Molecule: c-di-GMP-I riboswitch aptamer
Organism: Planctomycetota bacterium
RNA sequence: UCCUCGAAAAGGCAAAACCGCCGUGAGGCGGCGACGCAAAGCCAUGGGCCUGAGUGUCAGGUCGCCAGGCUGCCGAA
Numbered sequence: 001u002c003c004u005c006g007a008a009a010a011g012g013c014a015a016a017a018c019c020g021c022c023g024u025g026a027g028g029c030g031g032c033g034a035c036g037c038a039a040a041g042c043c044a045u046g047g048g049c050c051u052g053a054g055u056g057u058c059a060g061g062u063c064g065c066c067a068g069g070c071u072g073c074c075g076a077a
Stems, first nucleotide, its partner, number of pairs: 006074001012037002018031005035064001041070003045067003048062006
């Protein structure tokens, strides 16, 4: 230095609810708030689930559902 792993430390993110806005909707953004998270950082590539048209399927959402890819803080056993 790197890989694995996840003690400690410094920090980080922010579920649900509520308020406002956007959207037909799933849901998204901001505020507040913390259920939790060692990638709860990013990517919609595969699968799952959800939504809208529709019956040919198409379009959209969810990365805090799983898998995969890329990147990253610290350094005990």